[in-house]
Model confidence (mean pLDDT): 86 of 100. The RNA shown here (SAM riboswitch aptamer (S box leader)) has 96 nucleotides. The sequence was found by an Rfam model in a public genome assembly.
Order: sequence, then structure tokens, then C1' cells
RNA sequence: ACCUUAUCAAGAGCGGCGGAGGAAACAGGUCCUGUGAAGCCCGGCAACCUGAUAUUCAAGGUGCUAAAUCCUGCGGUGUAUACCGAAAGAUGAGGA
Repeated sequence: ACCUUAUCAAGAGCGGCGGAGGAAACAGGUCCUGUGAAGCCCGGCAACCUGAUAUUCAAGGUGCUAAAUCCUGCGGUGUAUACCGAAAGAUGAGGA
């Protein structure tokens, strides 16, 4: 990198280091950010896998910790706000 599958409107700091960007990529929006962005550490959330004294716990492996996966992009319904689905993406587990 590829395939299968489940989930993606809930939840999570007023901490330390850090210093200017960030919200996946492209385009268009809209936002966050020196009242400190990314990143790292600690803390926390969650319960996919493992585990256990088991309809619960949270020890281990991941993951996550602004906004619906921030919204739109393709298709359907609709005058329209909108709703539904797909695609793409993210994460887990499994596979080749």
C1' cells in the first nucleotide's frame, strides 16, 4: 500500500514544554489561534482488541481529547431551509 468488516451528532485539562500556524488532500465556505496554533509530555475520555473476580471493571494494545468526519463537492426527494444515500477519509479488528 491492498481486501473484508464495525463505528464515526455522546465523552474528554482553566496543566507543563513549545513557539505560528491549524481544522486529512484539492476547490469553495466557515471557523480556531499571542486570552498562544502544530508538535511533545502529563492528565483525561472511551470500551474496538487482550485481560479479569464479568451485562461490570479499566490493568495491557490501539484510538481519541473545538465545531457532525466543521460544512459543501457525487446521486435521490423537494420550490426551498432540509432529509436520505454514496464516494472519500479516520479508527479498531481480521485477512492476503